[in-house]
RNA sequence: GCCCCGUUGGUCUAAUGGCAGGACGGCCGGCUUUCGACCGGUCAGCAGGAGUUCGAUUCUCCUACGGGGUA
Numbered sequence: 001g002c003c004c005c006g007u008u009g010g011u012c013u014a015a016u017g018g019c020a021g022g023a024c025g026g027c028c029g030g031c032u033u034u035c036g037a038c039c040g041g042u043c044a045g046c047a048g049g050a051g052u053u054c055g056a057u058u059c060u061c062c063u064a065c066g067g068g069g070u071a
Base pairs, nucleotide, nucleotide: 001070002069003068004067005066006065007064010024011023012022013021018054025043026042027041028040029039030038047063048062049061050060051059
């Protein structure tokens, strides 16, 4: 250089083109003499850009980053 794969809250991980979900975590409350555990609520995410589409996390292209292959 070329080819392939991946990128979703602070972390890990789902989602057949139609409401972005779960766990851990943070915060608030309940329980407890207090803490922890437990229970309830809540916060926070689709790497960036463009295209296709009525509609894109999902399909296509480019870029960035990470990984693998190749001479």